Source information: A computed fold for a 73-nucleotide RNA from a Candidatus Berkelbacteria bacterium, annotated as transfer RNA. It matches the Rfam family "tRNA". It is annotated as a transfer RNA. The coordinates come from a structure-prediction model, not an experiment, and the mean pLDDT is 81.
RNA sequence: GCCCUCGUAGUUCAAUGGAUAGAACACCAGAUUGCGGAUCUGGCGGUUAGCCGUUCGAGUCGGCUCGAGGGCG
Numbered sequence: 001g002c003c004c005u006c007g008u009a010g011u012u013c014a015a016u017g018g019a020u021a022g023a024a025c026a027c028c029a030g031a032u033u034g035c036g037g038a039u040c041u042g043g044c045g046g047u048u049a050g051c052c053g054u055u056c057g058a059g060u061c062g063g064c065u066c067g068a069g070g071g072c073g
Stems, first nucleotide, its partner, number of pairs: 001072007010025004018056001027043005049065005
């Protein structure tokens, strides 16, 4: 330098172009307990990497940039 895959919550991951982007773990509160852990209930948490475009509608499709991983030279 060229090519491929990927980027969504603190973490690991879902989401057929269509309802307010969900789940688990973590965190916080409560219940329980002599105290904690475990368990149960509830809650908090998102610029879907960024910009532009296509579309009635984009996390999803297209272009560019940035970042991560891999392959070739």